Overview: The part of an RNA shown here (small-subunit ribosomal RNA, 3' major domain) has 483 nucleotides and comes from a metagenome. Its Rfam family is "Bacterial small subunit ribosomal RNA". The prediction has a mean pLDDT of 81.

Context: one part of a larger RNA
RNA sequence: UGACGGGGGCCCGCACAAGCGGUGGAGCAUGUGGCUCAAUUCGAUGCAACGCGAAGAACCUUACCAAGGCUUGACAUCUAACUGCACGCCCUGCGAAAGCAGGGAAGCCUUCGAGGGUGUUACACAGGUGCUGCAUGGCUGUCGUCAGCUCGUGCCGUGAGGUGUUAGGUUAAGUCCUGCAACGAGCGCAACCCUUGUGAUUAGUUGCCACCUCCAAGGAAACGCGGAGAGCACUCUAAUCAGACUGCCUGUGAAAAGCAGGAGGAAGGUGGGGAUGACGUCAAGUCAGUAUGGUCCUUAUGCCUUGGGCUGCACACGUGCUACAAUGGUCGGUACAGAAGGACGCAAAACCGCGAGGUGGAGCAAAUCCCCAAAGCCGGCCCCGGUUCGGAUUGAAGUCUGCAACUCGACUUCAUGAAGCUGGAAUCGCUAGUAAUGGCGCAUCAGCUACGGCGCCGUGAAUACGUUCCCGGGCCUUGUACA
Repeated sequence: UGACGGGGGCCCGCACAAGCGGUGGAGCAUGUGGCUCAAUUCGAUGCAACGCGAAGAACCUUACCAAGGCUUGACAUCUAACUGCACGCCCUGCGAAAGCAGGGAAGCCUUCGAGGGUGUUACACAGGUGCUGCAUGGCUGUCGUCAGCUCGUGCCGUGAGGUGUUAGGUUAAGUCCUGCAACGAGCGCAACCCUUGUGAUUAGUUGCCACCUCCAAGGAAACGCGGAGAGCACUCUAAUCAGACUGCCUGUGAAAAGCAGGAGGAAGGUGGGGAUGACGUCAAGUCAGUAUGGUCCUUAUGCCUUGGGCUGCACACGUGCUACAAUGGUCGGUACAGAAGGACGCAAAACCGCGAGGUGGAGCAAAUCCCCAAAGCCGGCCCCGGUUCGGAUUGAAGUCUGCAACUCGACUUCAUGAAGCUGGAAUCGCUAGUAAUGGCGCAUCAGCUACGGCGCCGUGAAUACGUUCCCGGGCCUUGUACA
């Protein structure tokens, strides 16, 4: 100087407490361990591995296994020789295919020097998801969006080093103020960026429809569903501005920084959310994303193909979904979104089918067309029963994608109807448009194991006395036989 302490002081965080909802029990989905296997490819392993790499394992992917094949090779460059026939196409045989063997037709461009292209042979070489993340780059996680980490000069100390950065206040903050042998500065904090909340201006199609005009179902009339024009008021779209700064007032404080309350305001003290991650720690993770040193393989640890496996199942754990019901289930009627996506695409109307779906093809490279809610609300039934709860499992018949659904796809219909009656010890998330709950969209993608991931909107709470305790962290101080 650090680190540590079941030392002390001060402070913070969904850390505890106060609440709400879960996990741990059941069934299923998914990942992992283990076991099994010819193979069940590899990696990730406390927090910070385990719905993780994987934003899609039937073939492919695919790296694994078995079998069959290839050897300048599936791919790149160079040289030499040969062919001067392009590659390729057709036929036959073996074969699961790859591949191997044989035969046939046609037969490249050209400045005619040779060259280019192609193929064969040979040599250099290719190739390796082989090993080492403890040889590395790059990227990432984590402490932690925690408030810290340092430097120049000066001063102090023999020196390591200290001071500044400590102290008194204050803050979300080493944020700011005051003081001080320190005075300044840098990386962080904050602000500048994006988005959302208010207003103004500009613009008005594909958006909008208040006023006005016309047509007009219906109606006795008043009125007027709907359509067209005119229009840009409103909504909206998207560009530029304004707006919030403790600016104003009162109190408090040290005449400071600030704090408490108030006014005005759409918004008030960082308005909400995001992007943004200091010096460093963990020889943290990744040689399988790519790059790369070293090392190893070279008729194989490379390459191709068919089939299998990654989906295996006495079991254990993690993460989820669906439930155990009446704040519910079911049937009928009825209302309201946002954000995305669309040409190898999204697909309307109409028709067929109980349905998955099929036929069909208007329109749309889309503010124009398409794809577009469910909880909710209004009625009927159920009457507490393992049930009109729950839907696993299994049987049958089908639909769709795709060369191909046996291993191993999703969906539909009928039948079947398991466990489960709120879950031990323990444990997780969340402080507001949050939790909880309801649906919708997208990426990947032929299809899909999505109940996952990333977004979007609808409905919409409870609680926080407080900091004694548990966990993590920051500052000062103290002890130490530790470095």